Background: The RNA shown here (small-subunit ribosomal RNA) has 1468 nucleotides and comes from Pterocarpus macrocarpus. Its Rfam family is "Bacterial small subunit ribosomal RNA". The RNAcentral record of the sequence draws on SILVA. Lineage of the source: Eukaryota > Tracheophyta > eudicotyledons > Fabaceae > Pterocarpus.
[in-house]
RNA sequence: AAAGUUGGAUCCUGGCUCAAGAUGAUCACUGGCAGCAUGCUUUACACAUGCAAGUCGGAUGGGAAGUGGUGUUUCCAGUGGCGGACGAGUGAGUAACGCGUAAGAACCUGCCCUUAGGAGGGGAACAACAGCUGGAAACGGAUGCUAAUACCCCGUAUGCUAAUAAGCAAAAGGAGGAAUCCGCCCAAGGAGGGACUUGUGUCUGAUUAGCUAGUUGGUGAGGCAAUAGCUUACUAAGGUAAUGAUCAGUAGCUGGUCCAAGAGUAUGAUCAGCCACAUUGGACUGAGACAUGGCCCAGACUCCUACGUGAGGCAGCAAUGGGGAAUUUUUUGCAAUGGGCGAAAGCCUAACAGAGCAAUGCCACAUGGAAGUAGAAGGCUUACGGAUCGUGAACUACUUUUCCCGGAGAAGAAGCAAUGACGGUAUCCGGGGAAUAAGCAUCGGCUAACUCUGUGUCAGCAGCCGCAAUAAGACAGAUUAUGCAAGCAUUAUCUGGGAUGAUUGGGUGUAAAGCAUUUGUAGGUGGCUUUUUAAGUUUGCUGUCAAAUCCCAGGGCUGAACUCUGGACAAGCAGUGAAAACUAGCAAGCUGGAGUAUGGUAGGGGCAGAGGGAAUUUCCGGUGGAGUGGUGAAAUGCGUAGAGAUCGGAAAGAACACCAACGGUGAAAGCACUCUGCUAGGCCGACACUGACACUGAGAGACAAAAGCUAGGGGAAUGGAUGGGAUUAGAUACUCCAAUAGUCCUAGCCAUAAACAAUGGAUACUAGGCACUGCGCAUAUCGACUCGUGCAAUGUUGUAGCUAACGGAUUAAGCAUCCUACUUGGGGAGUAUGUUUGCAAGAAUGAAACUCAAAGGAAUUGAUGAGGGCCCGCACAAGUGGUGGAUCAUGUGGUUUAAUUCGAUGUAAAGCGAAAAACCUUACCAGGGCUUGACAUGCCGCGAAUCCUCUUGAAAAAAAAGGUGCCUUCGGGAAUACAGACAUAGGUGAUGCAUGGCUGUUGUUAGCUCGUGCCGUAAGGUGUUAGGUUAAGCCCCAUAACGAACGCAACCCUCAUGCUUAGUUGCCAACAUGAAGUUUGGAACCAUAACCAGACUGCCGGUGAUAAGCUGAAGGAAGGUAAGGAUGACAUCAAGUCAUCAUGCCCUUUAUGCCCUGGGCGACCCAUGUGCUACAAUGGGUAGGACAAAGGAUCAUAAUCUCGCGAAGGUGAGCCAACUCCAAAAACCCGUCCUCAAUUUGGAUUGUAGGCUGCAACUCACCUGCAUGAAGCCGAAAUCGUUAAUAAUCGUCGAUUAGCCAUACAGCAGUGAAUUCGUUCCUGGGCCUUGUACACAUAGCCUAUUGCACUAUGGCAACUGGCCAUGCCUGAAGUCGUUACCUUAACCGUAAGGAGGGGGAUGUUGAAGGCAUGGCUAGUGACUGGAGUGAAGUCAUAACAAGGUAGCCGUACUAGAAGGUGCGGCUG
Repeated sequence: AAAGUUGGAUCCUGGCUCAAGAUGAUCACUGGCAGCAUGCUUUACACAUGCAAGUCGGAUGGGAAGUGGUGUUUCCAGUGGCGGACGAGUGAGUAACGCGUAAGAACCUGCCCUUAGGAGGGGAACAACAGCUGGAAACGGAUGCUAAUACCCCGUAUGCUAAUAAGCAAAAGGAGGAAUCCGCCCAAGGAGGGACUUGUGUCUGAUUAGCUAGUUGGUGAGGCAAUAGCUUACUAAGGUAAUGAUCAGUAGCUGGUCCAAGAGUAUGAUCAGCCACAUUGGACUGAGACAUGGCCCAGACUCCUACGUGAGGCAGCAAUGGGGAAUUUUUUGCAAUGGGCGAAAGCCUAACAGAGCAAUGCCACAUGGAAGUAGAAGGCUUACGGAUCGUGAACUACUUUUCCCGGAGAAGAAGCAAUGACGGUAUCCGGGGAAUAAGCAUCGGCUAACUCUGUGUCAGCAGCCGCAAUAAGACAGAUUAUGCAAGCAUUAUCUGGGAUGAUUGGGUGUAAAGCAUUUGUAGGUGGCUUUUUAAGUUUGCUGUCAAAUCCCAGGGCUGAACUCUGGACAAGCAGUGAAAACUAGCAAGCUGGAGUAUGGUAGGGGCAGAGGGAAUUUCCGGUGGAGUGGUGAAAUGCGUAGAGAUCGGAAAGAACACCAACGGUGAAAGCACUCUGCUAGGCCGACACUGACACUGAGAGACAAAAGCUAGGGGAAUGGAUGGGAUUAGAUACUCCAAUAGUCCUAGCCAUAAACAAUGGAUACUAGGCACUGCGCAUAUCGACUCGUGCAAUGUUGUAGCUAACGGAUUAAGCAUCCUACUUGGGGAGUAUGUUUGCAAGAAUGAAACUCAAAGGAAUUGAUGAGGGCCCGCACAAGUGGUGGAUCAUGUGGUUUAAUUCGAUGUAAAGCGAAAAACCUUACCAGGGCUUGACAUGCCGCGAAUCCUCUUGAAAAAAAAGGUGCCUUCGGGAAUACAGACAUAGGUGAUGCAUGGCUGUUGUUAGCUCGUGCCGUAAGGUGUUAGGUUAAGCCCCAUAACGAACGCAACCCUCAUGCUUAGUUGCCAACAUGAAGUUUGGAACCAUAACCAGACUGCCGGUGAUAAGCUGAAGGAAGGUAAGGAUGACAUCAAGUCAUCAUGCCCUUUAUGCCCUGGGCGACCCAUGUGCUACAAUGGGUAGGACAAAGGAUCAUAAUCUCGCGAAGGUGAGCCAACUCCAAAAACCCGUCCUCAAUUUGGAUUGUAGGCUGCAACUCACCUGCAUGAAGCCGAAAUCGUUAAUAAUCGUCGAUUAGCCAUACAGCAGUGAAUUCGUUCCUGGGCCUUGUACACAUAGCCUAUUGCACUAUGGCAACUGGCCAUGCCUGAAGUCGUUACCUUAACCGUAAGGAGGGGGAUGUUGAAGGCAUGGCUAGUGACUGGAGUGAAGUCAUAACAAGGUAGCCGUACUAGAAGGUGCGGCUG
């Protein structure tokens, strides 16, 4: 300090996630030890049992024990005193003077300390006890006796009330032989403690906005320790709240603790301070309590019971149950520290000190250190060589922290001694032996660490991205490795990173975000000068901010954790001085901000009234006579009852052409014919007046397009809804014909728009250029312009700086200040609910559950568009010939079959792999056989092997018999057959989506890239674009580019011309021959086959930019690539091929391998592709005649002669080829027959007789003769080829074969056309540009209904709880008041009686309870609403491209659904 994740890639915005630290923790696995800490966070749930508060006999009457008895001694229930208000626990309640902090005045205070004084005289009781008595018990009742430091009276008084007089109030003794000690009473002061008041701080919600009746104040009275509405009577009507009252929710507060750089967030266990509580309410006693290990009452619960009554309160320490993910022993001791009582000894103390349990945390130590390569065994992996675990182990010599045994043995203890739970503990000494001691998580990226095996979108993993569909570094196991270590990882929570709440320290044109606009209240902020004050501010000092903690320095435990001592810091609050710049207050001025007055000026600013013409429609009348209207095309509609057209007249309503502008004006919405009246604001000039009067603006008010609503008018045109006509698969739309509400006016509502500049208002500052509006100045002038200039308004371009970029830029989105509104991931949702508002429609305010890891902005490159521009191609057009119809051939699909082997499937499969399926081929099927194998290599044994004969068999094969070679150093060897065992062999088995290689396609289209430089934050761009030109990214020119690679072109082959060379088997002019290039001769010609030449826009004219080029002519055999071929860039299609071959992995191994026979690949209702032959007279038959090229040939080709109608047969000259043969070329030419018909067309099909090849011709070949003589008379929709020696047509040859299903394929030459205006359209492609929500790239993306499943949620009849408030009823205990009833020891009184007390009754108050109402809140809920999520459901196609009707916003109507339409608005 960052990192991962949106995308094809980029920058940004923005969320989600991770790395860190922490915890009273939990859970999985594992676990040696010491020290120090910590340990029910959940049910303030219920609690068995034991203990946790007693003590004093030196206050007191007694009783008891003990002793033979007395005395001494010890113990004790009761009365009495002090203490049980501390200590210990918990956090339910409490949003409060409860807590923190700082102050204050009207108070109380036991024990303790200091000071002063005092204690005289009397009296009456009650417990205990005794006997009697009730009750189950708990616990009582009456009678009688008795003591005190218990109780009462009188006297006294530095005190109190009162302030003149007067009145009131005390005491206790005990111990001791004594000195004396411990107590008692009154008063004053102190210390410590407590009560009260105040300033200030202290969570969330406005979908809680008003709350308050003792409420706020005053007076009197009461009351209290004390102030006080604390209480009460009277009285006034106050008090509080937007600086958030009241209400609701949540919560003990703090010192501190955790995180963080800090600001700050979160938290409030242990320790410490305060508060509150003890199952809910109440008071008593007391110095102190509203006390609970005290009392009373009521309610709930538990227990006992003899049913009449009684008992209880662990949120003390242990323990138990329950709850829970989860939290310990029914332990030791008062030795220390502290507390209570006591004169003291002492007693009590679950406070405390200790031990036990728990890795719960922090800190420390150990599990050995050295040496050791045969790099052992073993594991794992492998390229089979090795590498690695790994000096790691073993082995060797050492050490002893820890552990075990034995011995010694503390400090903690104070004040002379005595006194130690911990504990025979810490520590020390000796001995023993490496002995007792390592795990957990992880290894795809983030994030340190990789391989093998298994699995096969399964099992599983996952914090985010994501992994797994047969080669998983992501699952599971294993080896290695990495990290931490007595722990480690998970889970949960907090902080951080997060500048994702921004004071430090964010934003709002387009990403979320400026209110539609304006006026203005509170508030915030505010010009210049001077005096003063001192609130803010700055600064000094004082007090405080408990201790502990944190920090610093020392010290103590061996060290650390831990702990002790000392020091220090700071904000804050309060007090007290000083300063006076700034802010603020008081006061006095100023004129620059602002305003008033004044003189001009522009304008669709507003309201009201009056007037006007053009157009439209309707009505009336005339003329006229068949259509009109409307559309892409039509139809509905109107029209012979006279439309439309045209002329004249009348009426109505709405809107105001031209001027008109990027012009004006208004706060915005908005505003336009002309004139008049009323009225608001702006700007300019001059500078008279006021003197900061200003800016912004939460709430609040006003205004606010269109649509819509209410009432009344109006209604020409237009026009939601609606009805027709079309279109369409449908068409609730687009288009057409009609047409209602509305649009218009008056009065009133509504309050929203893409109400937009998607840009809040104000002020100051910061380059220019250009344009325009208003007013002025200067110049000029007779005047209007022009030019210059000032202020104000409106636009445009552009620098700096700004921005993610786009862009904005003096009208800022720059630089600053002030105020205000709004924003914090997407969806759910502007929805639900509540409230306000409205006649309604709706508007305003405005969530959550749940769900996703993205959603989004700008720009980039592609792809794409029923976007645009330019260009090309047999792409169209213009021609020509076909296919599609028929028969047949052949391939495919389908079907069938034992098998019909496999592959190829739009273009780019289908006469394709296959340049030859009868057997073989052959991969398929049936049957018969073989198992180291038909084939290869290695080992061993044996025999030579091949071969021949015979038997069986369908064959493979089996059985039997025969027989031996070559070389030799004589040992044997080579080759070969058989047998054996093992390594293996074999596979046309799977995967072309694991691959190589090869091929197809876009496409012979002109593209595809790189280096350096430059531009951009970057992806990228530039170059490669612009202007010309080309077949071409071919070339020229311009140019932040300059160059280059692969492609284009050229280089290669064939063909077209010529020269040279050559002369056989080819040629023949002269020459020769009866004829025959036969021969002689020749090398001129043709031809052959080798080398050269030739063509380059080279020359000329025109054009073009003086270019590249284009065009025309000349010359030339050929002219602008002469023609044809080969040649195929970067890439695309997971294109094709595992069956050419090669190959990973998987599968198979008496079979998915191998051999053989037979069958199948040839089936056949059908569909389809490619072809052949035809349908005829441009023809068919027949007779005669002429002219090629290229190719092949010895297992071949075969002349000649001969036989056969023929296919063929016989014969076999010649030729290894410019020589011979195949071989006849055919169309064509010249005769003749047929005469338009299913024919002398056409030849399928069938019968029959033959031939050839071959082991074999049935399935299943080819050929021939004779006979038979089908469909078909030029082919619907649709569709294919083709631009010159081309189409069309005619024949011919070859490869493959024994033969051939060849009409195929690959070549050859013969005859030989038509048309191309042109690029509008169809199709494909290239370049530029534009839009995009696409990037698997339009076969894209995507919306809504509907169906199914799941999830959370809203509404609702109703039901059940909780809390709060109000009113009424009832009203316990208790305090207080009253009391005429009952009763009463102390005092008064001679007595009667009284004072005082108690009981009862009664009144106020009063908890729980009941009734009623209201509010808030939680849950359930038949039914119902939408929402979300979910590999492949249904119906459409609304949006993204001009998305096929541009989209969107508001509103209204309407429709299965997206949606459609009307009105107004926006450009995104």